This is a predicted structure of a 350-nucleotide part of an RNA (small-subunit ribosomal RNA, central domain) from a soil metagenome.

Context: one part of a larger RNA
RNA sequence: CUGGGCGUAAAGCGCGCGCAGGCGGCGGUGCUGGCCCGGCGUGAAAGCCCCCGGCUCAACCGGGGAGGGUCGUCGGGGACCGCACCGCUUGAGGGCGGUAGGGGCUGGUGGAAUGCCUGGUGUAGUGGUGAAAUGCGUAGAGAUCAGGAGGAACACCCGUGGCGAAGGCGGCCGGCUGGGCCGACCCUGACGCUGAGGCGCGAAGGCGUGGGGAGCGAACGGGAUUAGAUACCCCGGUAGUCCACGCAGUAAACGAUGCCGACUAGGCGUGGGGGGAGUUGACCCCCUCCGUGCCGGAGCCAACGCGGGAAGUCGGCCGCCUGGGGAGUACGGCCGCAAGGCUAAAACUC
Numbered sequence: 001c002u003g004g005g006c007g008u009a010a011a012g013c014g015c016g017c018g019c020a021g022g023c024g025g026c027g028g029u030g031c032u033g034g035c036c037c038g039g040c041g042u043g044a045a046a047g048c049c050c051c052c053g054g055c056u057c058a059a060c061c062g063g064g065g066a067g068g069g070u071c072g073u074c075g076g077g078g079a080c081c082g083c084a085c086c087g088c089u090u091g092a093g094g095g096c097g098g099u100a101g102g103g104g105c106u107g108g109u110g111g112a113a114u115g116c117c118u119g120g121u122g123u124a125g126u127g128g129u130g131a132a133a134u135g136c137g138u139a140g141a142g143a144u145c146a147g148g149a150g151g152a153a154c155a156c157c158c159g160u161g162g163c164g165a166a167g168g169c170g171g172c173c174g175g176c177u178g179g180g181c182c183g184a185c186c187c188u189g190a191c192g193c194u195g196a197g198g199c200g201c202g203a204a205g206g207c208g209u210g211g212g213g214a215g216c217g218a219a220c221g222g223g224a225u226u227a228g229a230u231a232c233c234c235c236g237g238u239a240g241u242c243c244a245c246g247c248a249g250u251a252a253a254c255g256a257u258g259c260c261g262a263c264u265a266g267g268c269g270u271g272g273g274g275g276g277a278g279u280u281g282a283c284c285c286c287c288u289c290c291g292u293g294c295c296g297g298a299g300c301c302a303a304c305g306c307g308g309g310a311a312g313u314c315g316g317c318c319g320c321c322u323g324g325g326g327a328g329u330a331c332g333g334c335c336g337c338a339a340g341g342c343u344a345a346a347a348c349u350c
Stems, first nucleotide, its partner, number of pairs: 003322004007304002012318001014201004021194003025088007033081002035077007042069001049065006091191001092188003096183004103177007110154001116148006125136002162169002206247006215241002220236004258317006266295011299306002323350003332343004
């Protein structure tokens, strides 16, 4: 940088909404800005290129020609781009009727289990490990029975299954609420795609204020192991994990695969819907739409592999890469309470 790339070699922003911008369906009419053709004007001279000529050659010089533009103007063309208008329905959206779901927020509620408290029974241990010890226990533990307060998570169902844009979402019931899929073909009539900035959402851990605290458990204390053991194992245990509100904004935020659309053999499962055949009805069978998996053809690929949800064949738009280390660092800027985040070099070195 007009090249080549981005599953694993460097490279897809964690995800969405969307202003500008870029790009944009089918038919018709008009305009002629872009575009194409022609005429005229202009594009000084010199120079560059070609031809001829002059210095004995050349350099140099003279003559002629060609060339040279987002240029001006006039005329013409009307496919394509653009603009204006009219129309269309296949893209997009809406209405109607169904339908599946751990989609989100909120209130309530249930049982099992762990630890704790009270009481009963009961006595010498228990716990833990590779083996032990620390620990707990005659002030009665552990075990067992009854009762109680409390927090957190929801076994089985559970599935290669479902939902969500991603992060993510699982007991049960109610309230509020988002999206999807299917069917008929009713309505609008290109209303679309992408999206630099911007805005919002965003696991875990972390921070602030207040609450809560059963279990687990960074730090920390102790016991072991070991040459040592700032670990792995064991006994304890604070923050945290939970709730409300606010902040933070990262990740192997992964399909390591941006979004949208079109096209291109099949086979086997599975979730949701519709249709057919059959029929009293379900299962089974056939067709079809949407999702989710496995195998595989052509093709692609460095190989591995991908293979109609492509990593195939194309189009539109965005992001990103450009040898390793230094370094996702320093400095500066912006953001943050802080921790830190975002942006992002160079010297030097191989």
It matches the Rfam family "Bacterial small subunit ribosomal RNA". Rfam links the family to the GO terms ribosome and structural constituent of ribosome.